[in-house]
RNA sequence: UUACGAUAAUAGCAAAUUUAUCGAAAGGUAAAGACGCAAAGCUAUGGGUCUAAGGAAUUCCAUUCUAUGAUUGCCAGGUUGCCGAA
Numbered sequence: 001u002u003a004c005g006a007u008a009a010u011a012g013c014a015a016a017u018u019u020a021u022c023g024a025a026a027g028g029u030a031a032a033g034a035c036g037c038a039a040a041g042c043u044a045u046g047g048g049u050c051u052a053a054g055g056a057a058u059u060c061c062a063u064u065c066u067a068u069g070a071u072u073g074c075c076a077g078g079u080u081g082c083c084g085a086a
Stems, first nucleotide, its partner, number of pairs: 004084002012037002017032006035073001041079003045076003048071003054066005
């Protein structure tokens, strides 16, 4: 240095839920709160999943399809990083 990850140490992040707010929704943001996480840091690049405003279709007032929307705490890829037992 790389790989790797411990009943180590110093830190870090923050699920569900509540309140407020943005959004058509999925979901996001802030505060409280901790389920957990060795990248639960960043990145929407590939796949999966969620939503369907708009658009299209239809047996029509509803239904179906569709991502340009979202999800990195769904799985990978890329990239940056703390420590040093085996």
The RNA shown here (c-di-GMP-I riboswitch aptamer) has 86 nucleotides and comes from Peptoclostridium litorale DSM 5388.
The RNAcentral record of the sequence draws on ENA, Rfam and Ribocentre.
Lineage of the source: Bacteria > Bacillati > Clostridia > Peptoclostridiaceae > Peptoclostridium litorale.
The prediction has a mean pLDDT of 87.